[in-house]
RNA sequence: AGCGGGGUAGAGCAACCUGGCAGCUCGUCGGGCCCAUAACCCGAAGGUUCUCGGUUCAAAUCCGAGCCCCGCAA
Numbered sequence: 001a002g003c004g005g006g007g008u009a010g011a012g013c014a015a016c017c018u019g020g021c022a023g024c025u026c027g028u029c030g031g032g033c034c035c036a037u038a039a040c041c042c043g044a045a046g047g048u049u050c051u052c053g054g055u056u057c058a059a060a061u062c063c064g065a066g067c068c069c070c071g072c073a074a
Base pairs, nucleotide, nucleotide: 002072003071004070005069006068007067010026011025012024013023020057028044029043030042031041032040050066051065052064053063054062
């Protein structure tokens, strides 16, 4: 070089096949509860969806190229 899988919030992952408001759990922050902490309850913040280009009214999703990680093979 070749083949396969993956890159989405601080962490782990959905949504992709079949284009139409980007979500879940944990964490973080604020409040409640408690003598207090944990647990539990309520609320909030946090995303250029790896990069660039293309198609489209509309792209995380489809197409092309590139970068990075894991595995197979050698």